[in-house]
RNA sequence: AAAAAAGCUAAGCCGAAUCCUGCAACAGCAGGUACGGGGGACGAUUUACAUGGGGUGAAUCGCGCAUUCGCGCGUAGGGACAUCUUCCACCGAACCCGACAACUAACCUCGGAGGCUAAGGGGGAAAUUUCA
Numbered sequence: 001a002a003a004a005a006a007g008c009u010a011a012g013c014c015g016a017a018u019c020c021u022g023c024a025a026c027a028g029c030a031g032g033u034a035c036g037g038g039g040g041a042c043g044a045u046u047u048a049c050a051u052g053g054g055g056u057g058a059a060u061c062g063c064g065c066a067u068u069c070g071c072g073c074g075u076a077g078g079g080a081c082a083u084c085u086u087c088c089a090c091c092g093a094a095c096c097c098g099a100c101a102a103c104u105a106a107c108c109u110c111g112g113a114g115g116c117u118a119a120g121g122g123g124g125a126a127a128u129u130u131c132a
Base pairs, nucleotide, nucleotide: 011117012116013115014114019032020031021030022029023028035111036110037109038108039107052100053097054096055095056094061074062073063072064071065070077091078090083125084124085123086122087121088120
């Protein structure tokens, strides 16, 4: 001098997932809350189907390989580029219910997390600042 890692602060991103009060005392508990999800239109019993059906989510579907577990190529769809827009690039998961659910008024009920980043590259159009 450069690079990497970790911590703190600030800023920002995905997402519904922010904020307040009290108890406590450094980690947790309770009550609420912006915001978001589900159920909700006929009973009882028996039998059959055994993986049918359904939900959150952008994350669905197809082809090929393997034939165990997975892998590859695409694709419906999706977020962002620290002003807007657009092309390339990128993602295209995971989990839950348990025989059961169209929509929906009244009504009932649940969540209110977690994770990430030195800004990926290009085109077009703006704004601000400085100088002349």
The RNA shown here (c-di-AMP riboswitch aptamer (ydaO/yuaA leader)) has 132 nucleotides and comes from Alicyclobacillus acidiphilus NBRC 100859. Its mean pLDDT, the model's own confidence on a scale to 100, is 76. Rfam family: c-di-AMP riboswitch aptamer (ydaO/yuaA leader). Its family is annotated with regulation of gene expression and cyclic-di-AMP binding in the Gene Ontology.